[in-house]
Description
The RNA shown here (small-subunit ribosomal RNA) has 1369 nucleotides and comes from a Rickettsiales bacterium. NCBI's taxonomy places the organism under Bacteria, Pseudomonadati, Pseudomonadota, Alphaproteobacteria, Rickettsiales. Its Rfam family is "Bacterial small subunit ribosomal RNA". Its family is annotated with structural constituent of ribosome and ribosome in the Gene Ontology. The sequence is in RNAcentral, with records from ENA.
């Protein structure tokens, strides 16, 4: 000099957010256990469970210098040679005697206690030890051992006899001892020995140890509230070392308790240990202090000390021995055994050290102790090698196939030898001797990289990623959660991360957890203010002075054991560990001092509180009386057929006279208007008027008391409605009940009745969303606007002030919503209450109650959430506004019939596949006889029908024959082109053969995908940047007022701008102009049967370019806007009509069978070829169409007018043949020229006369035509004959707003042929729209929400089954 140290969060509720709140994780620790693994050493630790039972051995003895005896060895003496005697010394053995055995060692059962901790105290004892004083005299009688006899199986005795002592006894001496009635009385000793010395007795003192008393501290439960009779105290006596009800007799009636007695459960206490920033929380192994216990319970004896772990007695349980008579035992000492258990060691060595007992000592004893053994149980240290080494080897794994990674890692080369191994030397621990450890530690030498690495993890939290396998299986999981065919989450592998002789798992404790909040939380809505008031204890308390000094503050002294923690050093090579010194031990006690604050006492004050006086307002309370309106009933009158009631009805009442109306009477209950955002009350609550009694409040004035105050655990009182008891009352209403309706049902909602009840009196009950979901009191902190009751002032309509009651609002608060002087702000005082959701305000217990029930109040089990506020959506049989053939108004259909076509279902060898509400079903398919074709059967091919690459040969190709269903096969004939080159030869293309890479797949997954498409929806929406607001999700903009088809435009506005959509730009159609004029057109001029020809381009038309329409103009409305209404002009008027055009997104919508494509699967087949069959089936059901049912029609004859298209593998004219489909024929046309091509409905005339028809045309028979290799399954058409159902269609349902519906025909694509489908075209050509209540869909705003997979949501109860827990059987 130093003496400490010092605070981290994350995951999980939601579509997202902010809170509240629980659950979980990361850290540290352990007497530890289990799994895998395991080289060395040091230091520690090691039955936490059965205080269960114990075999065996050991753990307490020692003293011959207290005593008697005495075997054996040795020595000596004697000897009869058998033996006998002695023995300082050595020594076994037992006995008498002394000391020790009360220590040391073990355990934690009991104990909630003066047991322990801490600090005090007085009424005590203390062997051995130390100091001091005094003494140690004289005697005596026994007894064990031993000997003999005897009992018993044994243990153990009994009797007789002998003997010693520091064993025992008597006498003497006797105080500074003890007792005392103050006279006096009583009391000791032991010797051993050659000396020296060691002992012995009494007293005093000390030290040590022990006993006792007291203050404070020391777990949970009140679902334990009263306990106690030696109990509390006193007196006498007894007892103890000592105080004391410790014991006893008597007397008194006390003692403890809400500051928790008693009872009950649990527990040895402490220093400390673990954790924590700390405060705390948990814990009490090892070490140390105290206590308690020793098989269980009880008791005393001996002794200085015990009510005694290895002593005694009694009782009990258990074990053992037994001759059945009787005995023996106590490991919670050290080892060890069995048992229990997840689990805890050797029946080791030594007294060498330290310590203990005895002894004078030598010494003996010592499972205390010191050591060793076992165990990774923990802490600490060390090692398993180091350097160089790239062709970045091989192998593994991945791969985009290039490469990457394992990886300087290995190999290889050069070194080193810690540890281990072998050999040698060899301690300290011991002061003279003595070393279990131990030939140990350490040192030296030798050999060789030699003998030495695992465990767990890799979705997030949390450091670390890929492949394969598996396919909601197997499995994982601490929480959230992974796994249903592309799993970084399962299993394996490669790679990686962390720790390392360990690593994980499970358990426990603290932490994080401010989720128990003293430090350091909350209670309007998240859990939480008692329903309200009064008030006891308690807590807190205005102002001034004085005193005291309990709290408080400071100093000093004592104590706070050691160890531990901390600091500085030291010793083991280091560390752990150990040692030395210090600091600290935050505490308790004593003492001294201070006096601000709290407290106590005394004396005052008036601002709190209260009293008096004068006024005021009021549905404050209790009792009695009175009043009118209404309702119902009754009586009487008038009067006649209905009345009631409802969404509509019915039950019901009424011709025995209802309802209605008039008059009268009775009864009970409640008090219209005033009336209110009002008033009063503690709350519940209180409403006609009058009287009586009565509580509280407010204002104002002065006077008085003098802190008398606030809160309030227990306690008491009040306490809506319903309910209960007794007795009244009962008009209306009206649980239960009855009936009628509604309904699938309707134990409901609606209707008609109606009992308890509602009312009164008395007594219970004691609860409500008893709410302001906001406890009471006091003070402080901007205002504005109302309102109730007072007072004051003046400028007389205002201001100020007090007490209430409301709205808004600043600061501030709050998770936000919101609160905001009536706080949820800022503070203080006191009380109550909360600690995740469910179980549950339940069970049990207790108290209250007549009962109903109330109050108090858990646990098992279960979940990872439950909750609050706010946000965006979605939804609503919520609201407002708006739109749409959405409804309505109309027209025509579908649903009934027949046929066509698609689908389902069924069938089948196959009936290929897909599409399935709108948004699948005349859909993919703009054409299934073969082909198509993907399906089935049969027969065949295997580098393949198709692509690229290699090699060889040959051009390719063409023709013929044979058998075959064909593919394919066998055989024959003929043939050489193109390019370069003189030739040889080479090349391109094509074909054949061979082998391999590969081809191929309409196989699976549209839930792995791209692309394309449908749908909401041509609906008007969907977003962004910056700014602003909000903690945030988000909001604003985009809302609002108008307007529009439109988020179209205008105005306003914390928004300002912008993007994708809307609109416009594009095409078509409607008007005009210009240009142009063939194949088009023809007014004029000629001409013709005919625009046929000349001519012309005015018109029509064609096709290119323009113009035109913009709310531009006028009037009105509107806000001076946007815009709307009307009008003019105009071909067209407010987007002129139509088309193309489809925002962000939704539906895991559709499509892997158009195409493309990841992954998987097949590879002599799931690929390829051929033939035949199937996709065309048929009890049935549905969708979409065609044709009809007829007279607005059918049939016959005559006659008129389009548009848009197609055409050379084609359209096909004229003419001829055929009833016709068609055939023959051949002109024209690559098309404003020719042709398909006759348009039809229409119009004119005729006929039919309401019928299954002159309607309708299915079906069937026959005969044909055409296409095509081929019309059997299975084409279309024609002719003749046949002539079905059907007479306008149930419930239900579809389309359409103008050139639209309806109706009529024409054309195209596909196509050899084959439309009632589809895509287009024109002709004729309507009706209706009042309007937005309703149905459907959509948009905007708003509101509610427990929904977010978003109402096809969520969710409740019963029942059934399974499982878990609990109770019963």
């Nucleotide at each position: 000099a130093a003496a400490c140290a010092u605070g981290a969060g994350a995951g999980u509720u939601u579509g997202a957010u902010c809170c509240u709140g629980g659950c979980u994780c990361a850290g540290a620790a352990c007497g530890a256990a289990c799994g895998c693994u395991g080289g060395c050493g040091g230091c520690a630790g090691g039955c936490u469970u059965a205080a269960u039972a114990c075999a065996u051995g050991c753990a307490a003895g020692u003293c011959g210098a207290a005593c008697g005896a005495g075997a054996a060895c040795g020595g000596g003496a004697c000897u009869u040679c058998g033996g006998u005697c002695c023995u300082u010394a050595u020594u076994a053995u037992a006995g008498u005697g002394g000391c020790g055995c009360a220590c040391g060692g073990g355990u934690g059962a009991g104990u909630a206690a003066c047991g322990c901790g801490u600090g005090g105290g007085a009424a005590u004892g203390u062997a051995c030890c130390a100091a001091g004083a005094a003494g140690u005299a004289a005697g005596g009688g026994a007894u064990a051992a031993c000997a003999g006899u005897u009992a018993g199986a044994a243990a153990u005795g009994a009797c007789u006899g002998c003997u010693a002592a520091u064993a025992c006894c008597u006498u003497a001496u006797a105080a500074u001892g003890a007792c005392u009635c103050c006279g006096g009385u009583c009391u000791a000793a032991a010797g051993a020995u050659u000396u020296a010395u060691c002992g012995c007795u009494u007293c005093u003192u000390g030290a040590u140890c022990a006993g006792c008393c007291c203050g404070c501290g020391u777990u949970g439960g009140a679902u334990u509230a009263g306990u106690u009779u030696g109990u509390u105290g006193g007196u006498g006596g007894g007892g103890u070392a000592a105080u004391g009800g410790c014991c006893u007799a008597c007397c008194a009636a006390g003692a403890c308790u809400a500051c928790g007695a008693u009872c009950u459960a649990u527990a040895g206490c402490u220093g400390g240990u673990c954790u924590g920033a700390g405060a705390g929380g948990a814990u009490g192994a090892u070490c140390a202090g105290c206590c308690a216990c020793a098989c269980u319970g009880g008791a005393a004896c001996u002794g200085a000390g015990a009510c005694a772990c290895g002593g005694u007695c009694c009782a009990g349980a258990c074990u053992c021995c037994u001759a059945c008579g009787g005995g023996a035992g106590g490991c919670a000492g050290c080892a060890g055994u069995a048992g229990g258990g997840a689990a805890u060691a050797u029946u080791g060595g030594a007294c060498a050290a330290u310590g203990g007992g005895c002894g004078a000592a030598a010494g003996c004893c010592u499972g205390a102790u010191c050591c060793a053994g076992c165990c990774a149980u923990g802490c600490c240290g060390c090692g398993u090698g180091a350097g160089u080494g790239a062709u970045g080897a091989a192998g593994g794994c991945c791969u985009u196939a290039g490469g990457g990674u394992u990886g300087u890692a290995a190999a290889a080369c050069u070194c080193u030898u810690u540890c281990a191994u072998u050999g040698g030397u060899g301690a300290a621990g011991a002061u003279a001797a003595u070393g279990a450890c131990g030939g140990u530690a350490a040192c030296c030498a030798a050999a060789g990289a030699a003998g030495a690495a695992g465990c767990c993890c890799c979705g997030g939290c949390u450091a670390a990623c890929u492949u394969c396998g598996u396919g909601c299986c197997a499995g994982c999981a601490g929480c959230c959660g992974c796994g249903g065919u592309a799993a970084u989450a399962c299993g394996a592998a490669g790679g990686g991360a962390c720790c390392u002789a360990g690593c994980g798992u499970a358990g426990u404790u603290c932490g994080g957890a401010a989720u128990u909040a003293c430090u350091g939380g909350g209670c309007u809505u998240a859990a939480a203010g008692a329903g309200u008031u009064c008030g006891u204890a308690g807590g807190u308390g205005g102002u001034u002075g004085a005193a005291a000094a309990a709290g408080u503050u400071a100093g000093u002294g004592g104590u706070g054991a050691a160890a531990u923690c901390c600091c500085a050093g030291a010793g083991c090579u280091u560390a752990a560990c150990u040692c030395u010194g210090g600091a600290a031990c935050u505490g308790c006690c004593a003492u001294u001092a201070a006096a601000a604050c709290u407290u106590u006492u005394c004396a005052g004050c008036u601002a709190g509180a209260g009293u008096a006086u004068g006024a005021u307002a009021g549905a404050g309370g209790a009792a009695a009386g009175c009043a009118g309106a209404a309702u119902u009933u009754c009586u009487a009158g008038u009067g006649u057929a209905g009345a009631g009631g409802u969404g509509a009805a019915a039950u019901u009442c009424g011709u025995a006279g209802a309802u209605a109306u008039u008059a009268g009477a009775a009864a009970g209950a409640a008090u219209a208007c005033c009336a209110a955002u009002u008033g009063c009350g503690a709350a519940g609550g209180c409403a006609g008027c009058u009287u009586u009694c009565u509580g509280g409040a407010u204002c104002a004035u002065u006077a008085c008391u003098g802190a008398c105050a606030c809160u309030g655990a227990g306690g008491a009182a009040c306490g809506a409605a319903a309910g209960c008891a007794u007795g009244g009352g009962u008009a209306g209403c009206g649980a239960a009940g009855a009936g009628g309706a509604u309904u699938a049902g309707a134990u409901a909602c609606c209707c008609u009745c109606g009992u308890a009840g509602u009312c009164c009196a008395u007594g219970c009950c004691g609860u409500a969303a008893a709410c302001g979901a906001u406890g009471u009191g006091u003070g402080u902190u901007a205002g504005a606007c109302g309102u109730u009751g007072g007072a004051a002032a003046u400028u007389u309509a205002u201001u100020u002030u007090c007490a209430g009651u409301g709205u808004c609002g600043c600061a501030g608060g709050g998770a936000a919503a919101c609160c905001g002087a009536u706080a949820a702000a800022c503070a203080c005082a006191c009380c109550g209450c909360c600690u995740g959701g469910g179980g549950a305000g339940u069970a049990c217990g207790a108290c209250c109650g007549c009962a109903a029930g109330g109050u108090u109040a858990a646990a098992a089990c279960u979940c990872a959430a439950a909750u609050g506020a706010a946000u965006u959506g979605a939804c609503g049989g919520g609201g407002a506004c708006c739109c749409g053939c959405a409804c309505a108004a109309g027209c025509g259909g579908u649903g009934g019939a027949u046929u066509a076509u698609g689908u389902g279902g069924a069938u089948u060898a196959a009936u290929u596949c897909g599409a399935u509400g709108c948004a699948a079903c005349g859909c993919g398919a703009a054409a299934a006889a073969c082909c198509u074709u993907a399906c089935c059967u049969a027969c065949c091919c295997u580098u393949g029908a198709c692509a690229u690459g290699u090699a060889u040969c040959g051009a390719a190709g063409c023709c013929c024959g044979c058998a075959g269903a064909a593919a394919a096969g066998c055989g024959g004939g003929g043939g050489u082109g193109c390019c370069c080159g003189a030739a040889a030869g080479g090349g391109a293309a094509c074909g054949a053969u061979a082998a391999c890479a590969c081809a191929g797949g309409u196989g699976c997954u549209g839930c792995a995908u791209g692309g394309c498409u449908g749908u909401c929806g041509u609906c008007a929406g969907c977003u962004c940047g910056u700014g602003u607001c909000g903690u945030g999700a988000g909001a604003u903009g985009u809302u609002g007022g108008g307007u529009u088809a439109a988020g179209u435009c205008c105005c306003g506005c914390a928004a300002c701008g912008a993007g994708c959509g809307c609109a416009a730009c594009c095409c078509u159609u409607g008007u005009c102009a210009u240009u142009a004029a063939u194949u088009g057109c023809c007014a004029u001029c000629a001409u013709u049967u005919a625009g046929u020809u000349g001519g012309g381009c005015a018109c029509u038309u064609u096709a290119a370019u323009g113009a035109g329409a913009c709310u531009g103009c006028c009037g009105g409305u509107g806000a001076c806007a946007a815009a709307c209404c009307g009008g003019a002009g105009g071909a067209a008027g407010g987007u002129g009509g139509g088309g193309a055009u489809g925002a962000c997104g939704u539906c895991a919508a559709g499509u892997c069978c158009u195409c493309a494509u990841g992954g998987c699967c097949c590879u002599u087949a799931u690929g390829g070829g051929u033939a035949g069959g199937g996709c065309u089936u048929c009890a049935c059901a549905c969708g979409u169409a065609a044709u009809a049912c007829a007279a607005u029609g059918g049939c016959g004859c005559g006659u008129a007018c389009a548009g848009a298209g197609g055409g050379u593998u084609g359209c096909c004219a004229a003419c001829c043949c055929g009833c016709g489909a068609g055939g023959g024929g051949g002109a024209g046309c690559u098309a404003a020229u020719c042709u398909c091509a006759g348009a039809a409905a229409g119009c004119g005339c005729g006929u039919c006369g309401u019928a299954g028809u002159c309607c309708g045309g299915a079906u069937c028979g026959g005969a044909g035509u055409c296409u095509g290799c081929a019309a059997c399954u299975c084409g279309a058409c024609u002719c003749c004959g046949u002539g079905a159902a059907g007479u306008c269609g149930g419930a239900a349902u579809c389309g359409c707003u103008a050139g639209u519906a309806a109706u009529c025909g024409c054309g195209g694509a596909u196509c050899a042929g084959a439309a009632u489908g589809u895509c287009g075209c024109g002709g004729u050509g309507a009706a209706u729209a009042c309007g937005u209540u309703c149905c459907c869909g959509g948009g905007u705003c708003u509101u509610g929400u427990a929904c977010a997979c978003a109402c096809c949501g969520c969710c409740c109860g019963u029942c059934a089954c399974a499982c878990c827990a609990u109770g019963g059987g």